[in-house]
Predicted 3D model of a 326-nucleotide part of an RNA (large-subunit ribosomal RNA, domain IV) from a metagenome. The RNAcentral record of the full RNA draws on SILVA. It matches the Rfam family "Bacterial large subunit ribosomal RNA". Gene Ontology terms of the family: structural constituent of ribosome and ribosome.
Context: one part of a larger RNA
RNA sequence: GGGUUGUUAAGGAACUCGGCAAAUUGGCCCCGUAACUUCGGGAUAAGGGGCGCCUGCGAGAGCAGGCCGCAGUGAAAAGGCCCAAGCGACUGUUUAGCAAAAACACAGCUCUCUGCUAAAUCGAAAGAUGACGUAUAGGGGGUGACGCCUGCCCGGUGCUGGAAGGUUAAGGGGAGUGCUUAGCUUUAGGCGAAGGUGCGAACUUAAGCCCCAGUAAACGGCGGCCGUAACUAUAACGGUCCUAAGGUAGCGAAAUUCCUUGUCAGGUAAGUUCUGACCCGCACGAAUGGCGUAACGAUUUGGGCACUGUCUCAACAGCCCGCCCG
Numbered sequence: 001g002g003g004u005u006g007u008u009a010a011g012g013a014a015c016u017c018g019g020c021a022a023a024u025u026g027g028c029c030c031c032g033u034a035a036c037u038u039c040g041g042g043a044u045a046a047g048g049g050g051c052g053c054c055u056g057c058g059a060g061a062g063c064a065g066g067c068c069g070c071a072g073u074g075a076a077a078a079g080g081c082c083c084a085a086g087c088g089a090c091u092g093u094u095u096a097g098c099a100a101a102a103a104c105a106c107a108g109c110u111c112u113c114u115g116c117u118a119a120a121u122c123g124a125a126a127g128a129u130g131a132c133g134u135a136u137a138g139g140g141g142g143u144g145a146c147g148c149c150u151g152c153c154c155g156g157u158g159c160u161g162g163a164a165g166g167u168u169a170a171g172g173g174g175a176g177u178g179c180u181u182a183g184c185u186u187u188a189g190g191c192g193a194a195g196g197u198g199c200g201a202a203c204u205u206a207a208g209c210c211c212c213a214g215u216a217a218a219c220g221g222c223g224g225c226c227g228u229a230a231c232u233a234u235a236a237c238g239g240u241c242c243u244a245a246g247g248u249a250g251c252g253a254a255a256u257u258c259c260u261u262g263u264c265a266g267g268u269a270a271g272u273u274c275u276g277a278c279c280c281g282c283a284c285g286a287a288u289g290g291c292g293u294a295a296c297g298a299u300u301u302g303g304g305c306a307c308u309g310u311c312u313c314a315a316c317a318g319c320c321c322g323c324c325c326g
Stems, first nucleotide, its partner, number of pairs: 001321008010312002014310001019307001027051005036041001038145001052067006068072001080305007087297002092104002108143007120129003146292004151222003156219002158215005165210003171204002176199005183191002223241005250284001251281001262278005
């Protein structure tokens, strides 16, 4: 000097990004226990008191009396607590070796496919899973307990249905035409049957696409400008343009707000954080769910009580290591 363990006057978070770490609390019995609540909880809530030994009585639980110490769960082991908010309902799961979470999962809800040789999946196939199941079943997608709810748009994309018309492949079809040559001939740069061999028009013809409908708990989307009320301000109201339709309920400076430390209120002596409001939502919004919500959480944020060497400000001690001297 370092590590580790312990103790500490007065103060008690002044430390720090942050009470990180440490301290406090701790067992059993008794009393007592709030908001809220899904009536189960919350709850060991919180907050208090007791705890040893001896004698007597009693079946015991216990009751009565007495005794000692600073100290009686006499050592060790054994929750700190409260208030408010965000997120996720919950128990679970996860990045083996920097992340345990608000991520994943989850019951519940919903859409969709599937009538059984099921759909789906693996496999050139045989075959197997699904399932020795049968729509209260099985597969896939989304959402994510519960409560109250889940608005408008089908123009685009997707899916489902439709089949009149348009387009459309191979195939069918075979008008026409090229080459070849018996032959014919005005012997020319000629014509040319059948056969063979090529090219090949009309016509015929499926799904698909175009087209017509439906469908958003399918992918998704959900406006602008101008004017107007007897102070001002604002605009219930009106006009106009565009759109498939112009964001409903609820929530809102939010895990979302740039401007922004928005403004007001609360808490503090002092608060870019926090809570409650406001709404001017740069750029919330309804199963890519919206808003609430008791319980739960090694979750995140703010505050408080208790407690403390975190700090003011450091000191001492035990053990271990390093270093120095002998």